[in-house]
The RNA shown here (transfer RNA) has 72 nucleotides and comes from a Bacteroidales bacterium. The coordinates come from a structure-prediction model, not an experiment, and the mean pLDDT is 82. Taxonomically the source falls in Bacteroidales (Bacteria, Pseudomonadati, Bacteroidota, Bacteroidia).
RNA sequence: GGUCCCAUCGUCUAUCGGUUAGGACGAGAGAUUUUCAUUCUCUAAAGAGGGGUUCGAUUCCCCUUGGGACUA
Numbered sequence: 001g002g003u004c005c006c007a008u009c010g011u012c013u014a015u016c017g018g019u020u021a022g023g024a025c026g027a028g029a030g031a032u033u034u035u036c037a038u039u040c041u042c043u044a045a046a047g048a049g050g051g052g053u054u055c056g057a058u059u060c061c062c063c064u065u066g067g068g069a070c071u072a
Stems, first nucleotide, its partner, number of pairs: 001071007010025004018055001027043005048064005
């Protein structure tokens, strides 16, 4: 240099174009407990950036950025 893959709550990970973007761990609050731990309930927290297609995009297309694999 070329080809290909990936980017979603703090972390890991779902989500075949119409969802209030879900789950686990973690965080906060409350309940239980003499206290802590455990357990239970509730809450907050996310689509790398920019364009395009579409009535509608996390999802499809293009470019950029970052990471990775193979190859020269």